A computed fold for a 74-nucleotide RNA from a Chloroflexota bacterium, annotated as transfer RNA. Its Rfam family is "tRNA". The organism belongs to Chloroflexota, within Bacteria. The prediction has a mean pLDDT of 81. RNAcentral holds the sequence, with entries from ENA.

RNA sequence: GGGCGGUUAGCUCAGUUGGUUAGAGCGCGCGCCUUACAAGCGUGAGGUCGCAGAUUCGAGUUCUGCACCGCCCA
Repeated sequence: GGGCGGUUAGCUCAGUUGGUUAGAGCGCGCGCCUUACAAGCGUGAGGUCGCAGAUUCGAGUUCUGCACCGCCCA
C1' cells in the first nucleotide's frame, strides 16, 4: 500500500426489507423478603448508535471520507 471483519448502555452483545418507542443479559440505584448477608422478586436510572458528510418524507440500518481494533496479502 491492497482486501475482509468489527465500533450500539459501565461490560458482553442483539437490532430482520430503511418506518411506530433503540433493546437483552450481567452490573448499578431503590423497594420487598431476611435478625443480617447472599439468592430471589418488583421497579428505576444510564445511549450524540466511533467521527464528519451525502441520499431520503424518514438512517443504528444505504453511500462517501476519516479514526481506532483484529485478521489476511504484498